Annotation
This is a predicted structure of a 112-nucleotide RNA (SAM riboswitch aptamer (S box leader)) from Chitinophaga polysaccharea. Taxonomically the source falls in Chitinophaga (Bacteria, Pseudomonadati, Bacteroidota, Chitinophagaceae). Its mean pLDDT, the model's own confidence on a scale to 100, is 78. Rfam family: SAM riboswitch aptamer (S box leader). Rfam's curators write: The SAM riboswitch is found upstream of a number of genes which code for proteins involved in methionine or cysteine biosynthesis in Gram-positive bacteria.
RNA sequence: AGCUUAUCAAGAAAGGAGGAGGGAAAUGGCCCUGCGAAUCCUUAGCAACCAUCGCGCGAAAGCGGGAAAGGUGCUGCAUCCAUCCUGGUAAAGUAACCAGGAAAGAUAAGUC
Numbered sequence: 001a002g003c004u005u006a007u008c009a010a011g012a013a014a015g016g017a018g019g020a021g022g023g024a025a026a027u028g029g030c031c032c033u034g035c036g037a038a039u040c041c042u043u044a045g046c047a048a049c050c051a052u053c054g055c056g057c058g059a060a061a062g063c064g065g066g067a068a069a070g071g072u073g074c075u076g077c078a079u080c081c082a083u084c085c086u087g088g089u090a091a092a093g094u095a096a097c098c099a100g101g102a103a104a105g106a107u108a109a110g111u112c
Base pairs, nucleotide, nucleotide: 002111003110004109005108006107007106008105013043014042015041016040017039021032022031023030026083027082028081029080044075045074046073047072049071050070052067053066055064056063057062079104084101085100086099087098088097089096
């Protein structure tokens, strides 16, 4: 890198270095940014997952809460919104709106 499963409208900040970009890919938008972007360091914090401890139910498998912050991730805007499909509203010329699904992406665990 690939594959499988789960989650993704919640939550959570400051300082220092740095010095112009950033919001995954393509497109169209819309935002953030010299009142300091990307990136790096320190401290703090948050928690869908893994690990640990413990409580309740259960024959068991397991299910539901709790603790802590070990592994890991994260701390602007819904995965920033949409572009692919289905249904509905509306229209009858285009376009628009609502809901759902898929694809892709991110994170975690397993496998390879």